[in-house]
RNA sequence: GCCCCAUUAGCUCAGUUGGAUAGAGCAGUGGACUUCUAAUCCGCCGGUCGCAGGUUCGAGCCCUGCAUGGGGCG
Numbered sequence: 001g002c003c004c005c006a007u008u009a010g011c012u013c014a015g016u017u018g019g020a021u022a023g024a025g026c027a028g029u030g031g032a033c034u035u036c037u038a039a040u041c042c043g044c045c046g047g048u049c050g051c052a053g054g055u056u057c058g059a060g061c062c063c064u065g066c067a068u069g070g071g072g073c074g
Base pairs, nucleotide, nucleotide: 001073002072003071004070005069006068007067010026011025012024013023019057028044029043030042031041032040050066051065052064053063054062
């Protein structure tokens, strides 16, 4: 220098052919239960979908560039 993969909540990850209000588990937090704790159950909180453009009536999803991490080639 070139190629490939990944980037979505604090963490690990889903997200189908572009469409409905962006989700799950864990963590955090409030409560129930319990003599207390744990476990269990019911809530709540938490997002510029890496960044910037573009396409489109509409983008987490498609296109371009860049960034970070990983891998390969030279």
A computed fold for a 74-nucleotide RNA from a Propionibacteriaceae bacterium, annotated as transfer RNA. Its Rfam family is "tRNA". The family's RNA type in Rfam is transfer RNA. Its family is annotated with triplet codon-amino acid adaptor activity in the Gene Ontology. Its mean pLDDT, the model's own confidence on a scale to 100, is 82. It was read from a public genome assembly. The organism belongs to Propionibacteriaceae, within Bacteria.